[in-house]
Context: one part of a larger RNA
RNA sequence: UGACGGGGGCCCGCACAAGCGGUGGAGUAUGUGGUUUAAUUCGACGCAACGCGAAGAACCUUACCCAGACUUGACAGCCGGUAUAGCUCCGCGAAAGCGGAGGUGUCUUCGGACGAAGCCGGUACAGGUGCUGCAUGGCUGUCGUCAGCUCGUGUCGUGAGAUGUUGGGUUAAGUCCCGCAACGAGCGCAACCCUUGUCCUUAGUUACCAUCAUUAAGUUGGGGACUCUAGGGAGACUGCCGGUGUUAAACCGGAGGAAGGUGGGGAUGACGUCAAGUCCUCAUGGCCCUUACGUCUGGGGCUACACACGUACUACAAUGGCCGGCACAAAGAGCAGCAAACCCGCGAGGGGGAGCAAAUCUCAAAAAACCGGCCUCAGUUCAGAUUGGAGUCUGCAACUCGACUCCAUGAAGGCGGAAUCGCUAGUAAUCGCGUAUCAGCAUGACGCGGUGAAUACGUUCCCGGGCCUUGUACA
Numbered sequence: 001u002g003a004c005g006g007g008g009g010c011c012c013g014c015a016c017a018a019g020c021g022g023u024g025g026a027g028u029a030u031g032u033g034g035u036u037u038a039a040u041u042c043g044a045c046g047c048a049a050c051g052c053g054a055a056g057a058a059c060c061u062u063a064c065c066c067a068g069a070c071u072u073g074a075c076a077g078c079c080g081g082u083a084u085a086g087c088u089c090c091g092c093g094a095a096a097g098c099g100g101a102g103g104u105g106u107c108u109u110c111g112g113a114c115g116a117a118g119c120c121g122g123u124a125c126a127g128g129u130g131c132u133g134c135a136u137g138g139c140u141g142u143c144g145u146c147a148g149c150u151c152g153u154g155u156c157g158u159g160a161g162a163u164g165u166u167g168g169g170u171u172a173a174g175u176c177c178c179g180c181a182a183c184g185a186g187c188g189c190a191a192c193c194c195u196u197g198u199c200c201u202u203a204g205u206u207a208c209c210a211u212c213a214u215u216a217a218g219u220u221g222g223g224g225a226c227u228c229u230a231g232g233g234a235g236a237c238u239g240c241c242g243g244u245g246u247u248a249a250a251c252c253g254g255a256g257g258a259a260g261g262u263g264g265g266g267a268u269g270a271c272g273u274c275a276a277g278u279c280c281u282c283a284u285g286g287c288c289c290u291u292a293c294g295u296c297u298g299g300g301g302c303u304a305c306a307c308a309c310g311u312a313c314u315a316c317a318a319u320g321g322c323c324g325g326c327a328c329a330a331a332g333a334g335c336a337g338c339a340a341a342c343c344c345g346c347g348a349g350g351g352g353g354a355g356c357a358a359a360u361c362u363c364a365a366a367a368a369a370c371c372g373g374c375c376u377c378a379g380u381u382c383a384g385a386u387u388g389g390a391g392u393c394u395g396c397a398a399c400u401c402g403a404c405u406c407c408a409u410g411a412a413g414g415c416g417g418a419a420u421c422g423c424u425a426g427u428a429a430u431c432g433c434g435u436a437u438c439a440g441c442a443u444g445a446c447g448c449g450g451u452g453a454a455u456a457c458g459u460u461c462c463c464g465g466g467c468c469u470u471g472u473a474c475a
């Protein structure tokens, strides 16, 4: 000087408390451990691994296993040779390959020359998801969006170092004010950026419809008011008033205002820590393999199953279940695509093909809500696992191993021990909708809106963190 203390002081955070809803019990989904296996590819392991890499394992992917093949190689460059070949079609074939047919560049002095691709041969080499993340770059997590981390000159100290950065107030903040052997400065904080909340203005198509006609319908004429869209501006600054405060910074209350003290949300992550993670995104040093640890193909596996854990979904019902009626979103996506009307099917779906590269058309039905009816507390008209049968769709192909539909079946489960998690407002809870990946496959992820609470006395305690101080046999 740091780090640490079941030392002290001050302060903060859904840290506790006050509340609401969960997990832990059940079934299922999914990840992991373990076990099994020819293989169950590999990585990730307290917070900060475990619905994580994986925004999607039937083949492919695929790295694993079994079997069968290739050896200048699936891929790159060079040299030499050939004048055929690449290409298209047909047959056999898993790959490799075999056979048949068609067809074949430019210039030309007609001798030939040139050129892309292919084939054959050759040599350097290619290739490796093989090892080392403790050799590395890059990227990322984490403490933590915590308020800190430093430097120059000066001063003090023999020196390591200190000071500044401590002190008195204040703040979300090393934010600002005052004081001070310090005076300044940098990286962080804040602001500048995006979005949302109000108004003005410009522009009205594919959006809108108050007035006037018109229609089944903003459908058409028309309108430029309103909504909305997207450009430009205004607006919030403790600016104004009162009080407190040191005549300061600031705090408390009020006015006006759509909004008030950082308005809400996002992006933004200092010096560093963990030899944190990643050599399987990529790049790369070293080591290793080179008729194999490379490459290709078929099949299997990653989906196994006495068990254990994490994360979710669905429930255990009456604030509910079922049936009928009826209303209101936002944000997205669409041409190898989204697909309407109409017809067929109980349904998944099939036929059909209008329209739309989309403020125009389509996906598209929002659901909870509301209105009416049945059920009457039961393992039930709760719950839906499991199993049998029959189907649909995608796709060369759903046996291992897809999703969905219909009929039948109708398991556990009556609110969950110790323990433990999230959340402070349009939040929790609850209800649906969309997208990426994607042929197909979503209870996951990322977004969108609808309905919409309770509680916070407070900082004694638990956890994490910041500043000052104190002790230390630790560095």
Stems, first nucleotide, its partner, number of pairs: 001475002003472003007469007015459002019423005026314008034305002042053002064300007073125001078122004087102006105114003127289002130287003136283002138278003141274001143272001148187006154163003167178003193266004198234007208223002212221002237260001240254005316416001320375006332363003337356002342351003382413001387408007429451007
Predicted 3D model of a 475-nucleotide part of an RNA (small-subunit ribosomal RNA, 3' major domain) from a metagenome.
The full RNA is in RNAcentral, with records from SILVA.